Molecule: c-di-GMP-I riboswitch aptamer
Organism: Gammaproteobacteria bacterium
RNA sequence: CCCCCUGAAUCGCAAACCGAUCGAAAGGUCGGGACGCAAAGCUUCCGGUCUAAGGGCUCUGGCCUAGGACAGCGGGGUUGCCGGG
Numbered sequence: 001c002c003c004c005c006u007g008a009a010u011c012g013c014a015a016a017c018c019g020a021u022c023g024a025a026a027g028g029u030c031g032g033g034a035c036g037c038a039a040a041g042c043u044u045c046c047g048g049u050c051u052a053a054g055g056g057c058u059c060u061g062g063c064c065u066a067g068g069a070c071a072g073c074g075g076g077g078u079u080g081c082c083g084g085g
Stems, first nucleotide, its partner, number of pairs: 003085003012037002017032006035072001041078003045075003048070003054065004
């Protein structure tokens, strides 16, 4: 330096929920809080899922649609800690 495996020991992240705030919503951000995570670090390239303001259709019920969202839904790319080989 490279590759593989292991590990929740040290360290790291932080689900649900609560408060504040942004957003039409999905959801995001900050603070509290820990369900869990060996990449639950980063990244929408591929698949998937969620929402439908706006637009279209229907006809007065609604339906379709991503320029929106999810990296803690998988895959890919990329970077990294400890231990062993």